[in-house]
Context: one part of a larger RNA
Molecule: small-subunit ribosomal RNA, central domain
Organism: moss metagenome
RNA sequence: CUGGGCGUAAAGGGCGCGUAGGCGGUUUUUCAAGUCAGAUGUGAAAGCCCUGGGCUUAACCCGGGAUGUGCAUUUGAGACUGGAUGACUAGAAUCCGAGAGAGGUUGGUGGAAUUCCCAGUGUAGAGGUGAAAUUCGUAGAGAUUGGGAAGAACACCGGUGGCGAAGGCGGCCAACUGGCUCGGUAUUGACGCUGAGGCGCGAAAGCGUGGGGAGCAAACAGGAUUAGAUACCCUGGUAGUCCACGCUGUAAACGAUGUGUGCUAGCCGUUGGGGCUCCUAGAGCUUCGGUGGCGCCGCUAACGCAUUAAGCACACCGCCUGGGGAGUACGGUCGCAAGAUUAAAACUC
Numbered sequence: 001c002u003g004g005g006c007g008u009a010a011a012g013g014g015c016g017c018g019u020a021g022g023c024g025g026u027u028u029u030u031c032a033a034g035u036c037a038g039a040u041g042u043g044a045a046a047g048c049c050c051u052g053g054g055c056u057u058a059a060c061c062c063g064g065g066a067u068g069u070g071c072a073u074u075u076g077a078g079a080c081u082g083g084a085u086g087a088c089u090a091g092a093a094u095c096c097g098a099g100a101g102a103g104g105u106u107g108g109u110g111g112a113a114u115u116c117c118c119a120g121u122g123u124a125g126a127g128g129u130g131a132a133a134u135u136c137g138u139a140g141a142g143a144u145u146g147g148g149a150a151g152a153a154c155a156c157c158g159g160u161g162g163c164g165a166a167g168g169c170g171g172c173c174a175a176c177u178g179g180c181u182c183g184g185u186a187u188u189g190a191c192g193c194u195g196a197g198g199c200g201c202g203a204a205a206g207c208g209u210g211g212g213g214a215g216c217a218a219a220c221a222g223g224a225u226u227a228g229a230u231a232c233c234c235u236g237g238u239a240g241u242c243c244a245c246g247c248u249g250u251a252a253a254c255g256a257u258g259u260g261u262g263c264u265a266g267c268c269g270u271u272g273g274g275g276c277u278c279c280u281a282g283a284g285c286u287u288c289g290g291u292g293g294c295g296c297c298g299c300u301a302a303c304g305c306a307u308u309a310a311g312c313a314c315a316c317c318g319c320c321u322g323g324g325g326a327g328u329a330c331g332g333u334c335g336c337a338a339g340a341u342u343a344a345a346a347c348u349c
Stems, first nucleotide, its partner, number of pairs: 003321004007303002012317001014201004021194003025088003029084003033081002035077008049065006091191001092188003095184005103177007110154001114150008125136002162169002206247006215241002220236004258316006266294013298305002322349003331342004
């Protein structure tokens, strides 16, 4: 430099914004950098190839020819790419009118449950298990009634329902705020796609400082089980789980499926809009956006995918290249640490 690949065999970056770069809609005129054609020069000799000759042949040697895909100069061509210029509206964005939603942040607020405290009733058990015991209880427990406190999570609705780029988001109310969809076709006029580096976001656990602590619960203690039981079961129980600020930056971060665009049979659900029709409670038809099930063509090693593609294509990025050693060592960068990231080799099969 190149080939073949990436749902499950090795392989899609956790997700987004975006720099450089790569790629880019319809059309006019123009330039001629890329591109194409011609000419000239150069492209040493030897060698290779063709042809002729000389050593008895060959190897070897000598002559001639061809080639030398390249580069430079020059004359042209103008389709395509590119530069410049003018125009356009199918991409993109804006505007106007509607709409749905657990999208985000902050503040407030509600009921059920749990635990604890106080008081009343009341008496001997309660709890727990396969069975027990540790445990709680005559200093009055458990049960039940009334009152109070605290923290955390929001039953039903609830749904292969909705929203979000992903992580994720669920009581109710308010404020602030992001995105999306539909309709109008009013405005700009390619303003677009992707995106190495970079920047930001990023579950849980963990770390720092300060709060909070009801329930649950690593560690830990005890009781059981067992040959043993550093477990599974039981009784307790601390970090933590919660809040604020800062860090960490990883997950089976999964659809194990990068993003964008176009094209390619249908059928049945569901969700958010619009339109039309009707004997408008409502039903039927149709259209745009999302989310599911099934199913042709096609694809696939098969399983399966199948207009939400793993089909047919294009653009750009990331990644893979036998198993182990190893996502390890060393070095670099980041981090308070834990560690993260980048990432080998010897050796071995």